[in-house]
């Protein structure tokens, strides 16, 4: 530097769900809990997906449509960093 989780060895993270809490929501945080993960470590740059408070339009006093500046890294790409083994 490249490849890999085949065989190991040391380990690591933590889905769904529950409780508490933040938030308009998506979702986040903490504790419990393990579906799984060779980067399921970090970073919202590009795409994709989710939500729609504010805003704008329509209809009428309640709905509805559009729409990220919000969210997702365990959606993909990309960048940076890392354990072990082999070459």
């Nucleotide at each position: 530097u490249c490849a890999g989780u085949a065989a190991a060895a040391a380990g690591g993270c933590a889905a769904a769900c529950u409780u508490a809490u933040u938030g308009a929501a998506a979702a986040g945080u903490a504790a419990g809990g393990a579906c799984g993960c060779a980067a399921a470590g970090c970073a919202a740059c590009a795409g994709a997906u989710c939500u729609a408070a504010a805003g704008c339009g329509c209809c009428u006093a309640g709905g509805u449509g559009c729409a990220a500046g919000g969210a997702u890294g365990g959606c993909u790409g990309u960048g940076c960093u890392g354990c072990c083994u082999g070459a």
The RNA shown here (c-di-GMP-I riboswitch aptamer) has 87 nucleotides and comes from Sediminibacillus terrae. It was read from a public genome assembly, where an Rfam model found it.